[in-house]
Molecule: transfer RNA
Organism: Umbelopsis sp. WA50703
RNA sequence: GCCGCGAUAGUAUAGUGGUCAUUACUUCUCGUUGUGGCCGAGAGAACGCUGGUUCGAUUCCAGCUCGCGGCA
Numbered sequence: 001g002c003c004g005c006g007a008u009a010g011u012a013u014a015g016u017g018g019u020c021a022u023u024a025c026u027u028c029u030c031g032u033u034g035u036g037g038c039c040g041a042g043a044g045a046a047c048g049c050u051g052g053u054u055c056g057a058u059u060c061c062a063g064c065u066c067g068c069g070g071c072a
Stems, first nucleotide, its partner, number of pairs: 001071007010025003018055001027043005048064005
């Protein structure tokens, strides 16, 4: 330098164009308990950046950044 794959809550993940973006752990509140843990109920928290296509983009396209792998 070229090619491929990937980037979604604090962490790990699902999501083939349209409902309030899924689940687990974590965090917070309440219940339970002499206290804590476990358990039960509830709440909070995310689509890498810039453009394009579209009535509508996490999803499709281009570029950029970062990570992994391959070729040279």